Model confidence (mean pLDDT): 86 of 100. FMN riboswitch aptamer (RFN element) from a candidate division LCP-89 bacterium, 124 nucleotides, folded computationally.
């Protein structure tokens, strides 16, 4: 170097304008947003991970382990290399709630979390 254990910090953005209406940040027109790791070169839509939900097993009833489910992109250009850059045109977005249907409001959540930075101990 690295490995194992343990502890700590960090760890998700977005409705502005107009229309209809008794009522809409939920409908319609325009707008706005994009977690984490990887990938010959930078990715919401390439490959995977995480959050929600469900199932199985365990449990000291706090949770722990395993599994299932989980959205969306094409064309042109440059280049050694890009579904990642540049140009154009598109598309997608859990669950519950709500005077009216939600990616953007409220809630579970002062939660969890992929992961990231570091401390300590041991091995080496």
């Nucleotide at each position: 170097a690295u490995u194992u254990g343990u502890c700590u910090g960090c760890g998700g953005g977005g409705c502005g304008g107009g229309g209809u209406g008794g009522a809409a940040g939920u409908c319609c027109c325009c707008a706005c947003c994009g977690a984490c790791g990887g990938u010959u070169a930078a990715a919401g839509c390439c490959c995977g991970u995480g959050a929600c939900u469900c199932c199985c097993g365990g449990u000291u009833c706090g949770c722990c382990g395993g599994g299932a489910u989980u959205g969306a992109a094409u064309c042109g250009g440059u280049g050694a290399a890009a579904u990642u850059c540049c140009g154009a045109u598109g598309c997608c977005g859990a669950c519950g709630g709500u005077u009216a249907a939600a990616g953007u409001c409220c809630g579970g959540a002062u939660g969890a979390g992929a992961g990231u930075a570091g401390g300590c101990a041991a091995a080496g």